[in-house]
This record gives sequence, structure tokens and C1' cells, in this order.
RNA sequence: UGGGGAGUGGCCAAAUGGUAAGGCAGCUCGCUCUGGACGAGAAGAUUGCAGGUUCGACUCCUGCCUCCCCAGCCA
Repeated sequence: UGGGGAGUGGCCAAAUGGUAAGGCAGCUCGCUCUGGACGAGAAGAUUGCAGGUUCGACUCCUGCCUCCCCAGCCA
């Protein structure tokens, strides 16, 4: 430098054009002498950034940023 892949709550991870599931952690309550375990409940995401297309974008297009893999160049 070129090609490919990835980026979504604190962590992991779905949603492939119709308006963001789930699990873990944390919080509250129950249970317990207390804690853990268990059970119940509530909350937490403008989806890496900036634009574009569309009635509508996590999803499609463009540029950029970060990480991983492969190839190449220089030393």
C1' cells in the first nucleotide's frame, strides 16, 4: 500500500429494509440469623464517526477511524 472480515447497553451476542431479542454482570424485592444459591421485578443501546439513498436504515451506498487475517513494498 492492496484485498477480505469485524465494530450493537458494563461484558457477550441476535435482528440481512418495517422502527433494536436474549444471556451474564449491576440494581430492587422475596427467601435466609447474614451472605451465597434460587425465585420475581424494574432499568439500561440515537447500533464506531460523518454524509447519502429511502415513506422508513443495525441492514444498502460513499468517505473516515479502530481492531483482526492474507498478500505486497522498503529496511
Source information:
Transfer RNA from a Candidatus Dormibacteria bacterium, 75 nucleotides, folded computationally. Lineage of the source: Bacteria > Bacillati > Candidatus Dormiibacterota > Candidatus Dormibacteria. RNAcentral records the identical sequence in 4 taxa. Rfam family: tRNA. Rfam classes the family as a transfer RNA. RNAcentral holds the sequence, with entries from ENA and MGnify.